[in-house]
Context: one part of a larger RNA
């Protein structure tokens, strides 16, 4: 792990309520007492208790009474049956649904055989080294001092074994071990080490002081008891079916992962057309948009006060000005905290519709108080987050089925059973794989099947506008000149370094020259024009679908295959697949109408928290009734039956008790609690 078995809303008082049963302006008896068939049962017993009057702080007055001056006006009464039991629900008090701390308490108790000091007594420390006082002798000195020599042997002294320790490393870390093994390594006559005896303990010793040690436990030891300590936490909480179904808000909180009231379910009562919601009407408003009349911001140009510079002046004053510039004007703008304007919802009122698993009052029970995302209006942030905060609708929580390859929160669609029946809905119809290898374009990128400035004779659509059989575009072949080497400049400047100028002639046309080139020329070329040739040629903007712009880390892909007049893109028409939608058929259960009933008709039945509600089962008990050695209970197996929970013929087995109706009482259901006990 597993399998048996045991394992968690209980019982007492009091209190609200529902539900019932007596007896009712009443209703109950409680201790005690008394009988009897005696752990019950029948009696009695109003002491008390609720209730039948309130109102006032009170006197105190009374269906009224307080306030007040009040006969005004108000507050609270006055109309409305209560009361004892019994089930049930839920609070409260008590362990109070169960297991669970660390703990706090005891003048309760056991520990110093581990440990730490201490006490009384005993033990042990090979070897070597170094060589302190002293002391002796010499040398020294006026006597000392001091110097050598030798004796001696001092010492928390040194080297290193026994002993004590425990630095580093590495082994081992379900170990040989709950701390060890091997190297290495500190003390090793000392504050040493170490026997056996004692002493001191729990807020207490002891402690060369690390909160260290007081028996593998120490920032308060162990055992025992208060003790079921409390645990706003975490796990767990046993059977079945029906019926409705939430919250993740608000406002307060030593409050924020708690709890209280409110808000939203459920279950009763009571009102009964009020609800949602549609239709006309008829309000208020200052968003979105827009504008600029107002606050403010901003841009440009005009005009022009003032200022600055410069002049001209003894002063007054005057004059220029490529400088600044307020107001004004003209044009264009901008704005949550600006409005001369202003919607659509929204939201507030009347009125008419609304019979809805609406609504609204009052009463019992609750649960929710972390939300997630996606659309849509916004604040924060970087117009960043599977970011966060509001608002507003969805969906998920608490929703299965279809679609999106897979994928809570997109799309479609709300699963009461059963059907080898039928039609859709989002999405799709070559193959994998149900269903179209329909039809007219585009696309040549495998674009499809990831992106942006930018960027380009890709391709189609449409338009505008030029050129053109009086022969365009391209090409190919010829011409392409004279004055002239224009003037000027310059060393030179000759179409082509620079400046000016840019005429005229010959001409089918040819420029005082596009570009290359040379020092300068010279040469190529272009514009021009002619032949050749024979129909379109050029230049825009509009716009559909493409290209490039495109580098990630295990192999790659549109889910794959595989697809190119598509099995891509648009656009179109018919078909068709496709679900727990809808529809047939049968069938079960609630709810509502009608009905005496049968039953018919119309609606419902996903669901966590939750709330109501009917039921199966086990143990006992009372009563009734039955079964059993011709075979009880149990155990194995099983026809049948019931919407489950569960009944169960029959058959083996097994060997003595067990059922079934009615009712009563509970130690009343197991798969979870790192649950607990035993087995394997």
């Nucleotide at each position: 792990g597993u399998c048996u078995g045991c394992g968690a809303g209980u019982u007492a008082u009091u209190g609200c309520c529902c539900g019932u049963a007596g007896c009712a302006a009443g209703c109950u008896u409680a201790a005690g007492c008394c009988g009897c068939u005696c752990a019950g049962c029948g009696g009695u017993g109003a002491a008390a208790g609720c209730g039948c009057a309130g109102c006032g702080a009170a006197a105190g007055c009374g269906a009224g009474u307080c306030c007040a001056a009040a006969u005004a006006g108000g507050g609270c009464g006055c109309u409305c049956a209560g009361u004892u039991g019994c089930u049930g629900g839920c609070a409260a008090u008590a362990g109070a649904c169960c297991c669970g701390a660390a703990g706090g308490g005891g003048a309760g108790g056991u520990g110093a055989u581990c440990u730490a000091a201490c006490c009384a007594u005993g033990g042990c420390c090979a070897g070597g080294a170094u060589g302190a006082a002293a002391c002796u002798c010499c040398g020294g000195u006026a006597a000392a001092a001091c110097g050598g020599a030798g004796u001696g042997g001092a010492g928390g002294u040194c080297c290193g074994a026994a002993c004590c320790g425990g630095u580093c490393a590495c082994u081992c870390u379900u170990g040989a071990g709950a701390a060890a093994g091997u190297g290495u390594c500190g003390g090793a006559u000392g504050a040493g080490c170490u026997g056996u005896g004692g002493u001191u303990a729990g807020g207490a010793g002891c402690g060369a002081a690390a909160g260290a040690c007081u028996a593998a436990u120490c920032a308060a030891a162990c055992c025992c008891c208060c003790u079921g300590a409390u645990a706003g936490c975490u796990g767990g909480u046993u059977c079945u079916u029906u019926c409705c179904g939430a919250a993740a808000u608000a406002u307060a909180u030593u409050u924020g992962g708690g709890u209280a009231u409110a808000g939203c379910g459920u279950c009763g009562a009571g009102c009964g057309c009020u609800g949602a919601c549609c239709u006309g009407c008829g309000g208020a408003g200052g968003u979105a948009g827009a504008g600029c009349a107002c606050u403010a911001a901003a841009u440009a140009a005009g005009c022009u006060a003032g200022g600055g510079c410069c002049c001209c002046u003894a002063c007054c004053g005057g004059g220029g000005u490529a400088c600044u510039g307020a107001a004004c004007u003209u044009a264009a703008u901008u704005a949550a905290a600006c409005u001369c304007c202003g919607a659509a919802u929204a939201c507030c009122g009347c009125a008419g519709g609304g019979u809805g698993a609406a609504g609204c009052u009052c009463g019992g029970c609750a649960g929710u108080c972390a939300g997630a995302c996606g659309g849509u209006g916004g604040g924060g942030g970087a117009u960043a987050a599977c970011c966060u905060c509001c608002a507003u609708c969805g969906u998920c929580a608490a929703a299965a089925g279809g679609a999106g390859a897979a994928u809570a929160a997109u799309c479609c669609a709300g699963a009461c059973c059963a059907u080898c029946a039928g039609u859709u809905a989002a999405g799709g119809u070559c193959c994998c794989a149900a269903a179209a290898u329909a039809u007219g374009g585009c696309u040549c990128a495998g674009u499809g099947u990831a992106a942006a400035a930018g960027g380009a004779u890709g391709u189609g659509a449409u338009u505008u506008u030029g050129c053109u059989u009086a022969g365009a575009c391209a090409a190919u072949g010829g011409g392409g000149a004279u004055g002239u080497u224009g003037g000027c400049u310059u060393a030179g400047a000759g179409g082509c370094a620079g400046c000016c100028a840019u005429c005229a002639u010959u001409u089918a046309a040819a420029c005082a020259g596009u570009g290359c080139g040379u020092a300068a020329c010279a040469g190529c070329u272009g514009a021009c024009c002619c032949a050749u040739c024979g129909a379109g040629c050029g230049a825009a903007a509009u716009u559909g679908c493409g290209c490039c712009g495109a580098a990630a880390a295990u192999g790659a892909u549109c889910g794959g295959g595989a697809c190119u007049u598509a099995a891509g893109c648009c656009a179109u028409a018919u078909a068709c697949c496709g679900a727990a939608g809808c529809u047939g058929u049968g069938g079960a259960c609630c709810c509502u109408g009608c009905g005496c009933a049968a039953g018919c008709a119309g609606g419902g039945u996903g669901g966590u928290a939750g709330g109501a509600a009917a039921g199966c089962g086990u143990u006992c008990c009372a009563g009734a009734u039955g079964c059993c050695g011709c075979g009880a209970a149990g155990c194995a197996g099983a026809a049948g039956g019931g919407u489950a929970a569960c009944c169960a013929a029959c058959u083996g087995u097994g060997g003595a008790g067990c059922g079934u109706c009615u009712g009563g009482a509970a130690g009343u259901g197991a798969g979870a609690a790192u649950g607990c006990a035993g087995a394997c």
A computed fold for a 680-nucleotide part of an RNA from a Verrucomicrobiota bacterium, annotated as large-subunit ribosomal RNA, domain II. Its Rfam family is "Bacterial large subunit ribosomal RNA". Gene Ontology terms of the family: structural constituent of ribosome and ribosome. It was read from a public genome assembly. The organism belongs to Verrucomicrobiota, within Bacteria.